[in-house]
Molecule: small-subunit ribosomal RNA
Organism: metagenome
RNA sequence: AGAGUUUGAUCCUGGCUCAGAACGAACGCUGGCGGCGCGUUUUAAGCAUGCAAGUCGAGGGAUAUUUUGGAGCUUGCUCCGAAGGAAACCGGCGAACGGGUGAGUAACACGUAGAUAAUCUACCUUUUGGUUGGGGAUAGCUCACGGAAACAUGGGGUAAUACCGAAUAGAGUUAUUUCUGCAUAAGUAGGAAUAAAGAAAGGGGCUUAGGCCUCGCCUUAAGAUGAGUCUGCGCCUGAUUAGGUAGUUGGUGGGGUAAUGGCCCACCAAGCCAACGAUCAGUAGCCGGCCUGAGAGGGUGUACGGCCACACUGGAACUGAGACACGGUCCAGACUCCUACGGGAGGCAGCAGCUAAGAAUCUUCCGCAAUGGGCGCAAGCCUGACGGAGCGACGCCGCGUGAACGAUGAAGGCCGUGAGGUUGUAAAGUUCUUUUCUUACUGAGGAAUAACAAUUGCAGGGAAUGGCAGUUAGAUGACGUUAAGUAAGGAAUAAGCCCCGGCUAAUUACGUGCCAGCAGCCGCGGUAACACGUAAGGGGCAAGCGUUGUUCGGAAUCAUUGGGCGUAAAGGGCGCGUAGGCGGUUACGCAAGUCUGGUGUUAAAUAUCUCGGCUUAACUGAGAAAAAGCGCUGGAAACUGUGUGACUUGAGUAGCGUAGGGGUACCUGGAAUUCCUAGUGUAGGGGUGAAAUCUGUAGAUAUUAGGAAGAACACCUGUGGCGAAGGCGAGGUACUGGGCGCGAACUGACGCUGAGGCGCGAAAGUGUGGGGAGCAAACAGGAUUAGAUACCCUGGUAGUCCACACCGUAAACGAUGUACACUAGGUGCUGGGAGUUAAUCUCAGUGCCGGAGCAAACGCAAUAAGUGUACCGCCUGGGGAGUAUGCUCGCAAGGGUGAAACUCAAAGGAAUUGACGGGGGCCCGCACAAGCGGUGGAGCAUGUGGUUUAAUUCGAUACGCGAGUAACCUUACCAGGGCUUGACAUAUGCAUGACUGUCAUAGAGAUAUGGCAUCUCUUCGGAGCGUGUAUACAGGUGCUGCAUGGCUGUCGUCAGCUCGUGCUGUGAAGUGUUGGGUUAAGUCCCGCAACGAGCGCAACCCCUUCUGUCUGUUGCUACCAUUAAGUUGAGGACUCAGACGGUACUGCCGGUGACAAACCGGAGGAAGGUGGGGACGACGUCAAGUCAUCAUGGCCCUUAUGUCCUGGGCUACACACGUGCUACAAUGGCCGGUACAGAGUGAAGCGAAACGGUGACGUGGAGCAAAACGCAGAAAGCCGGUCUCAGUACGGAUUGGAGUCUGAAACUCGACUCCAUGAAGGUGGAAUCGCUAGUAAUCGCGCAUCAGCAUGGCGCGGUGAAUACGUUCCCGGGCCUUGUACACACCGCCCGUCACACCACCCGAGUUGGGGUACCCGAAGUCGCUAGUCUAACCUGCAUAAGGAGGACGGUGCCGAAGGUAUGCCUAGUAAGGGGGGUGAAGUCGGAACAAGGUA
Repeated sequence: AGAGUUUGAUCCUGGCUCAGAACGAACGCUGGCGGCGCGUUUUAAGCAUGCAAGUCGAGGGAUAUUUUGGAGCUUGCUCCGAAGGAAACCGGCGAACGGGUGAGUAACACGUAGAUAAUCUACCUUUUGGUUGGGGAUAGCUCACGGAAACAUGGGGUAAUACCGAAUAGAGUUAUUUCUGCAUAAGUAGGAAUAAAGAAAGGGGCUUAGGCCUCGCCUUAAGAUGAGUCUGCGCCUGAUUAGGUAGUUGGUGGGGUAAUGGCCCACCAAGCCAACGAUCAGUAGCCGGCCUGAGAGGGUGUACGGCCACACUGGAACUGAGACACGGUCCAGACUCCUACGGGAGGCAGCAGCUAAGAAUCUUCCGCAAUGGGCGCAAGCCUGACGGAGCGACGCCGCGUGAACGAUGAAGGCCGUGAGGUUGUAAAGUUCUUUUCUUACUGAGGAAUAACAAUUGCAGGGAAUGGCAGUUAGAUGACGUUAAGUAAGGAAUAAGCCCCGGCUAAUUACGUGCCAGCAGCCGCGGUAACACGUAAGGGGCAAGCGUUGUUCGGAAUCAUUGGGCGUAAAGGGCGCGUAGGCGGUUACGCAAGUCUGGUGUUAAAUAUCUCGGCUUAACUGAGAAAAAGCGCUGGAAACUGUGUGACUUGAGUAGCGUAGGGGUACCUGGAAUUCCUAGUGUAGGGGUGAAAUCUGUAGAUAUUAGGAAGAACACCUGUGGCGAAGGCGAGGUACUGGGCGCGAACUGACGCUGAGGCGCGAAAGUGUGGGGAGCAAACAGGAUUAGAUACCCUGGUAGUCCACACCGUAAACGAUGUACACUAGGUGCUGGGAGUUAAUCUCAGUGCCGGAGCAAACGCAAUAAGUGUACCGCCUGGGGAGUAUGCUCGCAAGGGUGAAACUCAAAGGAAUUGACGGGGGCCCGCACAAGCGGUGGAGCAUGUGGUUUAAUUCGAUACGCGAGUAACCUUACCAGGGCUUGACAUAUGCAUGACUGUCAUAGAGAUAUGGCAUCUCUUCGGAGCGUGUAUACAGGUGCUGCAUGGCUGUCGUCAGCUCGUGCUGUGAAGUGUUGGGUUAAGUCCCGCAACGAGCGCAACCCCUUCUGUCUGUUGCUACCAUUAAGUUGAGGACUCAGACGGUACUGCCGGUGACAAACCGGAGGAAGGUGGGGACGACGUCAAGUCAUCAUGGCCCUUAUGUCCUGGGCUACACACGUGCUACAAUGGCCGGUACAGAGUGAAGCGAAACGGUGACGUGGAGCAAAACGCAGAAAGCCGGUCUCAGUACGGAUUGGAGUCUGAAACUCGACUCCAUGAAGGUGGAAUCGCUAGUAAUCGCGCAUCAGCAUGGCGCGGUGAAUACGUUCCCGGGCCUUGUACACACCGCCCGUCACACCACCCGAGUUGGGGUACCCGAAGUCGCUAGUCUAACCUGCAUAAGGAGGACGGUGCCGAAGGUAUGCCUAGUAAGGGGGGUGAAGUCGGAACAAGGUA
């Protein structure tokens, strides 16, 4: 510090996810030791048991009991004295600390800085002065008595450091008066005077018995400590909480408190808080700190420390220095327990522990030895505070599980065809060490000091005890079998977890087969999974490792540091303007902001730095230091602010001009439309793609004239004008707003922006009243259509128009807020001004182009989207959703504001390359058109589908294709019968001598059995060959063409496809290859940021056409002979054949063109513009085809999926399709005669002549390995004859009979021949195919395969046409361009209803909680009132009386918790039913959007 993920690829926007750190954690697997920490985050739920606050006998009295002495004497009881002395009681202090928890609390609760002149403070320290003298009670105790208990009640008697008067005090307090100082908003400090009231308690020690000392007590002042109260600032979320408040705000006077104060009360006033967020609601203890982060920030508040709050829930006070009190009291409530049913008891959020809850959190331990606390003179007692131990890898830190050597690189595992690799110096083995471990022993420190003893010094005193300061000595250890050390033993006791597709370090094999599973994101898994599971290996961390959860980071993804808003989310529809924010020039002052110095504080701990202590570290001790906040104080004056004064440039006013569809009202006009009336006139009109509805003989349309009505204003009209926007268009008048220019008279910052607010605001819509010609939602009809609730047509109502009033929204758009300033140019238009009315300059506006700059790009560019300033509005992934709900506005429609659950990993912007378009342009092709002939109808052949079957083998689907020949074989299929190292190959071991030929038997055959004959070489070891047997292995037309090679098809013989370098672009990419011409062609030329090149095109190759040279046999024959015949001699001229050459190149001429390429025409030529044909097929596409040609990975079978044999099947047959053949006839059929090819082929062959047969064919065997002989008669044609339009003398299917040939074998299932039979069919619907010249059509011939079988295939020649105006349309293709939401690329993408399932949500009759408000009732209790009952201290008193003061009880009033009632209130849970939303497998219906998406 970044990375993955939207796309075919790119850039951007933007979300999601990951890598880091952390944790009071939990879960999974695993687990050796130690140190230091931490440990109910859930339920402030409930709790058994024990402990957690007591202490003081030196405050008091009296004792149980023990010991002892004595007495009585009933010998085990009573009494008296002494010593010790429990429990309990009175009294003092403490119990308000310490410990726990975080429910409540949004608050002066907390933090920080202050105030208290508005206060209190026990114990402690210092200080002043005292401690006199009396009195009356009451617990305990005793007697009686109630109750189960808890606990009472009455009588009697008793003490105090308990309680109560009195004396003393004039310091203090209060009141009044006065003086001084300070201060001023009230005021307050000090001094003086007067008056009033208010104290006490004793205990212990010593004593020379006087007192002294000490601990207490009272009083005074001060300190310290602690606390109360007040204030400035800081302190979460929600405005879908906007108004709140009656003790409310203030005053006066009282009450109350330690103290200010509406804290409370009476009266008076009507205030107070709030957009700088009151009130309400939700959530929450706050802080030091902790985690994270570069920081700013964000999150958090466990442990430790400070503060607060609470103690079962709610209320209340008492006591006290302090409480409204965790282990106190009273009341109410809930719960639990006891009960004799009458009543009682209790409060672990103390330490342990239990139950429940939960993913989850410990021992009912030891000790007061240390530290601290309470009480005490002290000893000491108490202390679940604390110190320790235990449990838990919960965290941090440290250590170990051994070290060195050790190669045959052991074995085993894994991988690999093998060689070998790897695990791996790892192990074994040898040597060594002993941290740790086991056993035994030794053994620090934590202990300082009390009491007590000794002693030194000091102060005071008459002495002693005593006081102050110190020294020596001095008991006490929970942990603890401590830490540590020593010795012995022995590698001995000790390694796991996660991961290995990318991000992200680390890979192979097997298993599985969209299953099982994985997954943080992207995504893996459908038979070769580096992603699942296992193994091996590797990587990472390590007594831990992973997962989950949470926080920060990365995230600049809420942006102060540090983001944006034309198109990605985002500028308010527009203006006026309030609060607020910001604000021109200048002078002087002030000092709030600002800057700077000093100072106080910000507790400690933590963090940082330095040094130190535990072996180190964690941990811990000491020291140091900073930043920042707040307070106090000194200074500075540039800037901001503020005060005063001045200025003119911002802004405005006045003056003079000026353009304009700016606004409102009224008036006026013509054209058109429709309607009405009348005339002319006659059969249609209208409408459409085509029609129909409609209209018209009752006279339309058309035309003429007149009239009526309403609405809108042609031309001018213009990226022209005006307005803030919406918007504004005939003409005139009236009223009225704004702008611009000129010059510089006046004012003197008066300005900019603008949350709320107010106003304006298209169309549609609403209300009331008018108006209504045209147009036209709804609606009706007609068409279209599968449907057509649409598009089209005919009608037509609201509405459109006017007035008034609502609505308040639009793609209200420049998708661009307003204002100001600055920053190259060029060129139009509009309105002013200057200027010789010229050039030109200038101001205001409105357009285009363009530079820098900006921008993701597109683009913007002085009218900014540039550079800055000020202010406002708005955004933060997509969907859900502008929905729900609440509030608000509206008559309604609806508007404004505006979520969440849930769900996805994208959604999106710009640009790129393709593909596509019922987009455009250009061009080509038997693509259409023009023609000729077919197919589709018939019969048959053949292939396919389907069906059938034991099987109808398999594949292809470009369907007479693989197959260039299925009777057996082929053959892969089926049935049956056999074989198992095998039908076939190689190797080895052993045995053996054959193989083979022939015969016989059984059998369907394979096969089996038997008989006869029978190896070669040799160095004699053996070798070769064959057979049998055994082991390795063979074999498979079994699967996967979606694992592959090779080969092939198709687009397509279409003209395209690319590269290097350069250049352009952030990039994908572009350029080149586009453009202008031209071509069959990316063919060529020209131009050009391109220049070149490659694969394709073309050419080179073959055949054909013309010709030359050479060569002439088996070919040829003109001349010379010869013959029936080129038959023979002869010849090489010709034909022909073979080989090698030549020829054609737009070369020549004319024209067109751009002076090019090229095109058009012509000449010559056998051939002319590629002469014709063939071979040749770019980059690629279709997971195209083939595992059954072959090869091959993997998988599968192995007495079978191999192999052999017999028979059957591949030939089936209701049917459908393709390709063909033959026809339907006279351009023909039949009969007779007759002519002319080319290219092939032949030895298990072609087979002549001759003979036989009607014929297929047979007999025969001449010739021929073939320019020689054969196949071999070419046919159409030509000549002649016949048939005469008919199901025929057309057509030949089908069937019967008889044969021929091949072949072991023609039944299933061959071809051919002859005789007989003589079906459909009379030119073929929709539709569709081929062909542009030696072509179509037509005619025959040959070959391959092959024993035989051809209508198919491949070739060959004979005869031999028609037509092409042309490119509008159909199909296919090429180039350019355009749009795109497509990229699996239009056979694309994609929307909505309905049906089903699941999920979350909204509404909801009701129902159940919580809260608010009002009222009722009113416990305890404080306060007030009262004077009914009782009454020790004090007072009066004639004195046991009586009275008074005071007190207690009672009564009563205010307040008051719980409870009750009501509720147009708030909030939460639940819910019949209803509603939409989201997500789901290949459901249904349509086809809305994306191309002009077929109606933009």